[in-house]
């Protein structure tokens, strides 16, 4: 460090919509055919935990040991919830 997956960051509703996905299109490249991969563009589809910090599982990669601290963010309304402080 990367993949999966599970938790936490208090929650509900409603808009928007960028990236992911999905679908559909030219084009190229494989292929005997359905079809595959790829670059790009649509789409009246989908969408505001996709971020961080930790558990488990499995690749990689690195290699002395030990001590400390547990957090900071997440478009726009609205309504709810805890804590705090003023009146």
């Nucleotide at each position: 460090c990367c993949u999966g997956u599970c938790g936490a960051g208090g929650g509900g509703c409603g808009c928007u919509g960028c990236a992911c996905g999905c679908u559909g299109g030219c084009c190229g490249c494989c292929g005997g055919a359905u079809g595959g991969c790829g670059u790009c563009c649509g789409g009246a589809c989908c969408c505001a935990g996709g971020c961080u910090c930790g558990g488990c599982a499995g690749g990689c990669g690195a290699c002395c040991u030990g001590u400390u601290g547990u957090a900071a963010c997440g478009g726009c309304g609205c309504c709810c919830g805890c804590a705090c402080c003023a009146c």
A computed fold for an 87-nucleotide RNA from Dokdonella sp., annotated as SAH (S-adenosyl-L-homocysteine) riboswitch aptamer. The prediction has a mean pLDDT of 79. It matches the Rfam family "SAH (S-adenosyl-L-homocysteine) riboswitch aptamer". Rfam links the family to the GO terms regulation of gene expression and S-adenosylhomocysteine metabolic process. A reference for the family is Wang et al. (2008), "Riboswitches that sense S-adenosylhomocysteine and activate genes involved in coenzyme recycling", Mol Cell. Taxonomically the source falls in Dokdonella (Bacteria, Pseudomonadati, Gammaproteobacteria, Lysobacterales).